[in-house]
About this RNA: A computed fold for a 1454-nucleotide RNA from a metagenome, annotated as small-subunit ribosomal RNA.
RNA sequence: AGAGUUUGAUUCUGGCUCAGAACGAACGCUAGCGGCGUGCUUUAGACAUGCAAGUUGAACGGAAUUUAGCUUCGGCUAAAUUUAGUAGCAAACGGGUGAGUAAUAUAUAAGAACUUGCCUUUUAGUGGGGGAUAACUAAUGGAAACAUUAGCUAAUACCGCAUAUUCUCGAGAGAGGAAAGAUUUAUCGCUAAAAGAGAGGCUUAUAUCAGAUUAGAUAGUUGGUGAGGUAAUGGCUCACCAAGUCGAUGAUCUGUAGCUGGUUCGAGAGGAUGAACAGCCACACUGGAACUGAGAUACGGUCCAGACUCCUACGGGAGGCAGCAGUCAGGAAUAUUGGGCAAUGGAGGAAACUCUGACCCAGCAACGCCGCGUGAACGAUGAAGGUCUUCGGAUUGUAAAGUUCUUUCACUUAUGAAGAUAAUGACGGUAGUAAGAGAAGAAGCUCCGGCAAACUUCGUGCCAGCAGCCGCGGUAAUACGAAGGGAGCAAGCGUUGUUCGGAAUGAUUGGGCGUAAAGGGUGCGUAGGUGGUUUAUUAAGUGAAAUGUUAAAUGUUUGGGCUCAGCCCAAUUUCGCAUUUCAUACUGAUAGACUAGAGGAUAAUAGAGGGAACAAGAAUUUCUAGGGGAGCGGUGAAAUGCACAGAUCCUAGAAGGAAUACCAGAGGCGUAGGCGAGUUCCUGGGUCACACCUGACACUGAGGCACGAAAGCGUGGGGAGCAAACAGGAUUAGAUACCCUGGUAGUCCACGCCCUAAACGAUGAGUGCUAGGUAUCGGAAAUUUUAUAUUUUCGGUGUCGUAGCUAACGCGUUAAGCACUCCGCCUGGGGAGUACGAUCGCAAGAUUAAAACUUAAAGAAAUUGACGGGGGCCUGCACAAGCGGUGGAGCAUGUGGUUUAAUUCGACGAUCCGCGCAAAACCUUACCAACUUUUGACAUGUAAAUUAGAGAGAUGUGAAAGCAUCUUGUCAGUUCGGCUGGAUUUACACAGGUGUUGCAUGGCUGUCGUCAGCUCGUGUCGUGAGAUGUUGGGUUAAGUCCCUCAACGAGCGCGACCCUUGUCGUUAGUUGCCAGCGAGUAAUGUCGGGAACUUUAACGAGACUGCCGGUGAUAAACCGGAGGAAGGUGGGGAUGACGUCAAGUCCUCAUGGCCUUUAUAAGUUGGGCUACACAUGUGCUACAAUGGCGUUAACAGAAAGAAGCAAACGGGUAACCGCAAGCAAAUCUCAAAAAAACGUCUCAGUUCGGAUUGUUCUCUGCAACUCGAGAACAUGAAGUAGGAAUCGCUAGUAAUCGCAGAUCAGCACGCUGCGGUGAAUAAGUUCACAGGCCUUGUACACACCGCCCGUCAAGCCAUGAAAAUCGAUUUUAUCCGAAGAUGGUGAGCGAACUCGUAAGAGACGCAGCCAGUUACGGUAAGAUUGGUAAUUGGGGUUAAGUCGAAACAAGGUA
Repeated sequence: AGAGUUUGAUUCUGGCUCAGAACGAACGCUAGCGGCGUGCUUUAGACAUGCAAGUUGAACGGAAUUUAGCUUCGGCUAAAUUUAGUAGCAAACGGGUGAGUAAUAUAUAAGAACUUGCCUUUUAGUGGGGGAUAACUAAUGGAAACAUUAGCUAAUACCGCAUAUUCUCGAGAGAGGAAAGAUUUAUCGCUAAAAGAGAGGCUUAUAUCAGAUUAGAUAGUUGGUGAGGUAAUGGCUCACCAAGUCGAUGAUCUGUAGCUGGUUCGAGAGGAUGAACAGCCACACUGGAACUGAGAUACGGUCCAGACUCCUACGGGAGGCAGCAGUCAGGAAUAUUGGGCAAUGGAGGAAACUCUGACCCAGCAACGCCGCGUGAACGAUGAAGGUCUUCGGAUUGUAAAGUUCUUUCACUUAUGAAGAUAAUGACGGUAGUAAGAGAAGAAGCUCCGGCAAACUUCGUGCCAGCAGCCGCGGUAAUACGAAGGGAGCAAGCGUUGUUCGGAAUGAUUGGGCGUAAAGGGUGCGUAGGUGGUUUAUUAAGUGAAAUGUUAAAUGUUUGGGCUCAGCCCAAUUUCGCAUUUCAUACUGAUAGACUAGAGGAUAAUAGAGGGAACAAGAAUUUCUAGGGGAGCGGUGAAAUGCACAGAUCCUAGAAGGAAUACCAGAGGCGUAGGCGAGUUCCUGGGUCACACCUGACACUGAGGCACGAAAGCGUGGGGAGCAAACAGGAUUAGAUACCCUGGUAGUCCACGCCCUAAACGAUGAGUGCUAGGUAUCGGAAAUUUUAUAUUUUCGGUGUCGUAGCUAACGCGUUAAGCACUCCGCCUGGGGAGUACGAUCGCAAGAUUAAAACUUAAAGAAAUUGACGGGGGCCUGCACAAGCGGUGGAGCAUGUGGUUUAAUUCGACGAUCCGCGCAAAACCUUACCAACUUUUGACAUGUAAAUUAGAGAGAUGUGAAAGCAUCUUGUCAGUUCGGCUGGAUUUACACAGGUGUUGCAUGGCUGUCGUCAGCUCGUGUCGUGAGAUGUUGGGUUAAGUCCCUCAACGAGCGCGACCCUUGUCGUUAGUUGCCAGCGAGUAAUGUCGGGAACUUUAACGAGACUGCCGGUGAUAAACCGGAGGAAGGUGGGGAUGACGUCAAGUCCUCAUGGCCUUUAUAAGUUGGGCUACACAUGUGCUACAAUGGCGUUAACAGAAAGAAGCAAACGGGUAACCGCAAGCAAAUCUCAAAAAAACGUCUCAGUUCGGAUUGUUCUCUGCAACUCGAGAACAUGAAGUAGGAAUCGCUAGUAAUCGCAGAUCAGCACGCUGCGGUGAAUAAGUUCACAGGCCUUGUACACACCGCCCGUCAAGCCAUGAAAAUCGAUUUUAUCCGAAGAUGGUGAGCGAACUCGUAAGAGACGCAGCCAGUUACGGUAAGAUUGGUAAUUGGGGUUAAGUCGAAACAAGGUA
C1' cells in the first nucleotide's frame, strides 16, 4: 500500500467480497513445560449446606469452672479463664451486581445557603444528686418462634440541679444550654467551644444515543409575598396573588442505555466499546415506609403489602447468595462447597488479642499474552518403502539407518532463600542450587484454481460434494474425496461470531448532483447564514503568556528489576476547562462618514407580457331556396356509411361555434407554466441615456404564501370542427389495436377545486474574473464618401471555437472554466415512490415516506463486431430476356417410414438423399440364425516339455467349418557339445475388437468462395478498448491501378509463374504421313524412296492497352479503331487467404481415454443388406412427324487390352458358339461411331410408347431359388407435354448424338472422360436472393434461430389488510386505604422534674382514637405497542409449463 468481481474488450460510476488488527469468547482437531493475567457476556432466574461483622471484662451487675487462702463447713475472700445480658463503638466501610436511570446520573469547570463520629491542633471544664431496668429468681402461656406477670440489682445506660465561653436566640437588655467515669499514678475517657484535615449534602454552566411516520407541552405548572420544613438554598410543602414557563438551537412523547478514566481499531480526523483494574451513581425477592445514628431511607436491621419457598401439634411461625464457595435451571459458554490471616488493609480493644470468603495464596481451564523445549555435528551406494514416470529416471532426501556428541525442559536424589526492621511463612515437597541417568518423555493444524505462498496421480461423473467473492463438478477435475509431494503457522492451528480498518462507501480533514443515484415546477419572502469603502472606540471571537485544575492506574519517552520477554518499579509528558494579564491585523459590537452594490427621479424605447370590453374576414358544418341527375365517400385493397324521399357537385341566402392563413424569423415578451387577426381601456416588468437624489437600504432563503400545461372534478352555460369511451366495417390464427365510417364525455365560457408532467437546458439563485470569430433582436454615441455605411458601447438570443474542465460524450463570457455566499438533493439494484401513519382533496388522488425479504450486480459513455421488415454504392445465370428441364406417367437408383431373426453402419437446410458404394448371388459383410474354436485367424517375448513338421492318401460323421481315426513319414545345420536354427504342445505375459467417444484428437474433406478480402512493423491520435494505414475521389474481374490524405512500408490472398487449347517457326521422322519420282495390285503408302503436307513431341516466336482517335484530372482507366491466328485476364484447367459452421469422418488410416477377453474375438453354412401400404430426392425412357421403322453409305476423338483385346472364316433368327491370324500396341484388336441422307408411315393410344407377363434359350460363375445380365417369339400397361412450385445454362455454351474407361468372373439408365451436330437471349439492375464496402440505430456479443415483457398455472419465502382474540406499557377519573411519619385529641396509663407536709396538682410522655397524604389492589374510559387469526392483497424467488408478442433495429403503429 491494495486486490477480485458488471463487458467480446474499454474507461467510469457503484455496490458486494478478501488480505490486517482486536476479543471475558465458543466449536473442531491436536497437545510437552513454565511465568504473568483472565474466567455466567444468557435468567436482576430459584437456591440445599457452610462460612462472609464483630469487638470491648481497662463501662456494668451477675453466672459457671479452676486454683489459692480462710472457714462457724453453711460458705467467704482473692486470682485466673470463659462469657449470656446491660452499655459503648463498628455494623452506612469492605464485598457483589448493572435491573432501573437520557438526567434527582456522569464528566469537566465554577459556586454558596450547609453538616461532619473516629483523627489533629487550641482553649475551658469534668461539681453535686436522683429514679429505674435487663440479666437473675419464681410462676404462667405456646408445638415452635417467642411471650406475659411478680420480685431483686449495676453502670461510661437514663434524668434533674449547679456552673459556663470566641456557643444559640436577640438591636440590646437579657434568656437558654454540658459532662462519666475506669484503673491506680500515669494514662485512657467524657463535656463545651474554635480551627484543620478528610468525608458528605446542595446549586450553576457546558458536554453526553436514536426517532418529527412524536409539534406543541405544562396548573405546583412559572414567578412573587408570607408561613412551614430542612444540616442547608429552593414550590421542597402550604395559603394568597399574578399568568406565566419550556419548545424547530427540537420541548413533550417513544425506544434504547449505568456514566467516566480508559479499551480497541485507525496515518490522523474519527469509529466502535465501557469485561478485568480505578472513580462516581443506582440497586439488594417486588413495591411502599420510616426508626436508630455523625452518617442509611440501611445487601447479611425494622414495619407493612405482594409473589414464591420452607416448618407446623393447623392455632401460628420462618426466609431472601446481584458476599465466598457450591446446587438446579437457562445457555454455544465461564472454575474449588480449598489453605491462611504470614503479608497489605479494615472493625473493636489501653494492650495482648479477636474477627475479616476484603485480601494473600493454592486448585481447575491453551481462555489470552510471553518464554523455552521436542536435540546437535558428520553421514550417498543418493538404501529400502511410498509416489510419479516420457520407463531413461525423478522425488520423498542428509531425510533415515549409521558414527560422534550435548542434556535446556521434564524425571530422580540432596539442599534450599528473599518475602520479616523483635516474634509470627498459608504459599512450600516453593523459586533457586548441586549431583545423577539417558536422545532418552515431548508435533500438530490449516491450506495448495485466482485473489494468495504452495501440484501431481487415482476415484467420482451437474452425482457425491466444495464455496469468503469470482466460481468448480455433465468420463482425461492442480477447485469434490483419497494419496504422494509442497506452502504457512506452530503448542497450537483452523472455523464461527462481534468491532474497527481497508471504505474518499456519509467525504471537517476528504465526495458528488447535464447523460451514472442526485437541482425543489416557478417566484415572493420570514427566521437563519453571508455581506461594499473608511474613521474612532471596545476587546466577544482570535492570538500570546502565566496560574489553577486535568485522581491513581493506563498510554508516550527514558531508566531500572525478575537469565530475556510478557509482567513489575521509578521518573517524564498529556487534550480540555477555568482565572488573570497582554496584543488588536482580521471577524463581531457601538458611534460617525462615503458612493463603485442596491433603489429612486428625469428623457426616450421594443414587445403574441397580463386583464376586460368591442367587433372583423377566410374556412368547416348545418339549414333554406334554385340548378343538376347517379353515384359520392373511403382504402394497400375494400366494406360499413351517405344517395332517385335527389346525395356528391354548382349558385344564392341564413345560423352557430371554435380557431386566427399570409406577415412568421435559429424573431419577440414573460419568474415559470405559457403568450399569435384587429381596436379601445386598465395594468406589470425590461432596456438605453443622463449622473439629480437616498446612502449598504444587499445576496440567499428552512418553514410560510402565491402562481402553476394537459387531463380530471363540481355548478351553470355553450357545442361548429375534432374526439377518449362506445358502435359498425375491414385486417388477422385471434385483433377488446394500428386503417375506415360514425360518435358521447371532453375540448370553449364563467365561477370554484385539483397541484401533477421528459413542469427539460434532464444544467438552483447571486456576484466577480478568464482568447476570439460570426449571425440576429432592442437602444445609445461618434465619424464621414450621408449610405442598404463604418466604428464604439449597453442589454438579449443563437452558432463555431482558445485556455481550462469532463469517464467520455461534450461544455466553453448565456460554462459543465477559475473562485466566493446561501438553499435543495444523492449514497448499489429490486421490494417502492409502495405499505402503515399523518396532512391536504368532493373524488380521482397528491405530499411526506419505511421495513422484512431478495440480489452481485444494476448503470453511464465510448469501442469492435453482428444484426435491422435503416440508408447509400457495387457485384453475381441473383433477377430480367431466352433455351431446355424437374414437379404428372412407367421404370432405375438413393433416402425416410414400415416390416423383419436381420433388413449392418454412417451422411440430414443450403453444405444428406445414382452420397461413403470405381460394382451386395457366395466372398465382400460389419447384420441375423445355427454349428464350432479359446494364447486364439494375425504379432512379439519368457519358461518348460517334445522332435517332429510340412505334405500326400484314406475312413467315419457333418450343411460346412470342424471333430475322431488310419496309412505313409520321423527336421536342418554342426566345431558332434546339455550347441545353433526351425517346428509342435503346455503355461504366462498378451493378441483381437468395423465396440464407444468426430464434443478428447491427428490427418483428410465439405461450405461461405476463386468472394476480395485478412493482417503486421514503425509512426501518429486516443486515459483506454481501439483508431489511422484498409477511409475519401475515380477505376477495375480484383485492397487492380491512379490521385489525395498522419501516415510510411510489408506479409498472406488477387494477378503472374504451371498444364492444356488456338497461329507460326525450328529440330526429328517410326509403328504415323505420301506432294513429287519409281515399282506393283482387282483394290489399299502395298513396296523402293521422300521429309514437302498432315501428324507426333521437344524447343522457340506471338498479345504488351504496344499503336491511332475520343472521354477522363495532363492520372489510372474506359469506349471505338487499325494490324493480327488470337485484343484487352484469348478459351479451359490446376491453384482455395485470415477464418466460420464443437460442419463430416474413431467404419480408409493413425491415435488418448473408456469398455470387452470361452467373447463385443475367430471360423463355417444358410439367410439378410434386394422386404413393401406409402412418402420423397436424383435419373432414364416416353408421350411422337424437328418423329418411328426400313435401307444405303460417309465423317470423330479419347481411351483400353495378356487369367487380356480378339480380326478373318464357319454355325445359329439372335444372345452366342466353334476354330483361330495378329497384338504387351501411333504397327494388331476392341471398332459398328451416332445423329446425317433416301424411302415409308400421316396424327391414331398409332408402325408412338415400351412397362408388365408367358414360353424357349445364351453367357459368366462351386452356385443365378431368394437375387445377375442378355437373346428370340408372344404380351403391349401408364403416358396425348404435366397444378402450386422449382432447377440448369451467356458460346463451341445450352440442347441433342453417339464412343470409351474405371470398378468388374458376370452385372451401368450411375460416375469419369471423349468427340459429332450446334442455337436463342441479355449488354440492364426497379424488385426477390446471396455477397462486398461505407454509414446509421441497438437494451444483441452463444451476436436476431439474439434479447426480452406481462397475465395465468405450480412450489417456497417474507410482508400489508382483516371479523376478532391474547398480552405489555401508560394516562385520566374514581373506590378501597396496610405500615409509617406528621398534625389533632388523648376522660385510659405512666418512676425521675416543679409546687405541695400530704392528698394531689402541673409539666412531660405513652397507648388508643381522628384527619389529610399514601403503597398494593378494584372499577370505568382511553392511548401507545406487540403476538395470533379464517379470508384476502400485492411482492420476491424458483434450468427446460400456458397464452400472446409490449420493449431493444424505423422492433415492423418511432
RNAcentral holds the sequence, with entries from SILVA.